[in-house]
Order: sequence, then C1' cells, then structure tokens
RNA sequence: GUUCGUUAGAUGAUCGCUUGUAACCCUACCGGGUUACAAGAGGAAAGUCCGGGCAGCAUAGGACAUGACAGUCGCUAACGGCGACCAGGGGAAACCCUAGGGAAAGUGCCACAGAAACGAAACCGCCUUGGGGCAACCUAAGGUAAGGGUGAAAGGAGUGGGGUAAGAGCCCACAGCUGCGUGCGGUGACGUACGGAGGAGGUAAACCCUGUCAGCUGCAAGGAGAUCUACAGUAAAGGAUGGUCCGUCCGUAGGUCGUUACCCGCUCGAUCUGGUAGGCAACUACUAGGCUAGAUAGAUGAUCAUCCACGACAGAACCCGGCUUAUCGACGGGC
Repeated sequence: GUUCGUUAGAUGAUCGCUUGUAACCCUACCGGGUUACAAGAGGAAAGUCCGGGCAGCAUAGGACAUGACAGUCGCUAACGGCGACCAGGGGAAACCCUAGGGAAAGUGCCACAGAAACGAAACCGCCUUGGGGCAACCUAAGGUAAGGGUGAAAGGAGUGGGGUAAGAGCCCACAGCUGCGUGCGGUGACGUACGGAGGAGGUAAACCCUGUCAGCUGCAAGGAGAUCUACAGUAAAGGAUGGUCCGUCCGUAGGUCGUUACCCGCUCGAUCUGGUAGGCAACUACUAGGCUAGAUAGAUGAUCAUCCACGACAGAACCCGGCUUAUCGACGGGC
C1' cells in the first nucleotide's frame, strides 16, 4: 500500500420499566396486585431498494401491454444477491472496476468546428486539359481521400515494393484486426494452432429486436360465520379478477342468533453456537448443545463509584436472505 474479518467502553451498587415462570393475596371470577428468580435492540434495528416465507383477494390459467434484468459455470427457498472463472480496462505490484446480449432486422441521432457527420465529402494541396499572361501566376472543367486543416469521431489498415498524369488495399509480400471452418484444451464463457474469407463509423444509459422473470395487495395482511323469510329462477343485466382482452368465478334484499380484540397472528426459525466431512469459494450435509426482546402509545432507562484507549452511527414493531447508506476508534489474518 492492498484486502478480508472481529469488536462497538468495562466492572460493581441502588432505583425503575417490559416479558416469562413460581408462590401468595384480592376479586364482581373478566382480571388485578406483591415477592423471588430469569431474560431484555443492531451491525446497520435505518433507507424500504430487490428476493422469499406467511396471509388474503370466491379462481390465480392464456395472450398482449408494461416493468426489471443480460459474459459463463455454480450457490440458494428465491433474487436484480453471492462465489469462482472468462473477456475488456486501470495499476509497478498485491489488487481494483465493468451500465459485459444484438449496430449484418429496421428507424432515429451525431452539438460546436468543418467543404463534408454517412453507403458521405474536394477547403488547402497534388495532377491533367482548355483559355489568359514575357514570366511569376490567374482562371474554367475534370481526376485524386496519399499529405494539410476541422472535429470526440472523417473510421482497422503499419512497413516495404509495384502501379499511376497525380493518387488510392488499386495490386503484392510481411505484420496486425473481425467473422467462419477444422483440430486440440476446457462443463462452459473462452484460449490456442492451422486454413480460408472479409472490408460503410459511433450511439441500444435512443426507439427497437432477442432471451429470462413478474397476477394483485401487504401484519392497519388476516383470524366467523350460521340460519330463516321474501323475490328471482340456471338466462339476461350487473359485479370480481386494482392495465387490456379471453377465460374463470359470483343470485338479490331483509331479519334472527353467534362473535370483540387490552385476544390470536407474534416469534422455534431457510434459527444460533461448537465439531466433523465435502467444496478454491459462495455454500451444503451430519452431529452435539442452546432458546436469545415481543412492546401496542409503545419497555430495554437513570444515578453513583472505580478504571481505560474517554466511547461513533444510531434504536426492534410479522419474519428471514441480500443490497445501499451512516459510523469515534481499537484489534487480528492474508498478500
């Protein structure tokens, strides 16, 4: 220098708060109280940006639209995430970055400058011819993309030779580029060798094309419906499927009973810690042990003492896996 991790003031005392368990007390039997013991925010609990579980939408299927994503192989419940590798780029190196399908389907755009910004273009220059001039040179028509100039870009084209009025991959050799074919290596992206071909840029973070995925709504989800009467009668109308169509599904109105929630969902879970085995790794399997907040106006705090490196960003609200952002410092490993 680079990269990957760990930690997130410590100890003690006192007083409080939330939850659980046990004992006791009160009670109108719904519950309440006291005491003891135990547990009590994070690496991001955040942003709510992706993915999944779970729940409901009377069903959850097809097409279109729309959106997201885009090298290969793997991991995973899944992903737009992660790991390894490939290609390209940066760095002296360790290592880092990539918005990494298609520009030969089509359309569009390419500011300024410049003659010309696309199957284009003659401004200067070079060359040929005509005219003028003693000459230098001037002028008209044509050829030329080698050289100059403009520009981010005039477009793969270097060296040597040939060629020509002057020139030009116009032609040739070598080098180099991009597809294609074959052989070899690799699961693959791809690499490498040989052969043969090619010659009109960039932009897809412009439309678009190709492929993959996605029904919608989120715990303020959701947890209760049953029965009777009247009308209608298998059809129409209307409604649901929160973009459209198809398909699919649904009778309407009134009454009675039941149910209240300060409850359940709610925290035992793709869970945590250790070990063994497999794998480069992401991760997986087996095994032993553990239970680690569950509030509902929302608890997780305050004070004191001692010590030190003097303490940052910040606080659960259904739960997980990621990403992103914030963060005083301290420590450890690899290169």
Molecule: Bacterial RNase P class A
Organism: rhizosphere metagenome